[in-house]
RNA sequence: GGCCCCAUCGUCUAUUGGUUAGGACACUUCCCUUUCACGGAAAAAAGAGGGGUUCGACUCCCCUUGGGGCCG
Numbered sequence: 001g002g003c004c005c006c007a008u009c010g011u012c013u014a015u016u017g018g019u020u021a022g023g024a025c026a027c028u029u030c031c032c033u034u035u036c037a038c039g040g041a042a043a044a045a046a047g048a049g050g051g052g053u054u055c056g057a058c059u060c061c062c063c064u065u066g067g068g069g070c071c072g
Stems, first nucleotide, its partner, number of pairs: 001071007010025004018055001028042004048064005
């Protein structure tokens, strides 16, 4: 330098164009317990950045950023 893959709650991970973006763990609150732990319930929390296509984009296209791999 060329090509390919990836980027979603704090972490891991679903979501193949029509949503209120779901789950697990963690955190917080409440219940339980003499207390803690365990257990139960609830709440909060996310689409790397920009542009395009579309009535509608996390999803499709382009560029950039970051990470990984292959080739030279």
This is a predicted structure of a 72-nucleotide RNA (transfer RNA) from a bacterium. Rfam family: tRNA. The family's RNA type in Rfam is transfer RNA. Its mean pLDDT, the model's own confidence on a scale to 100, is 81. The sequence was found in a public genome assembly.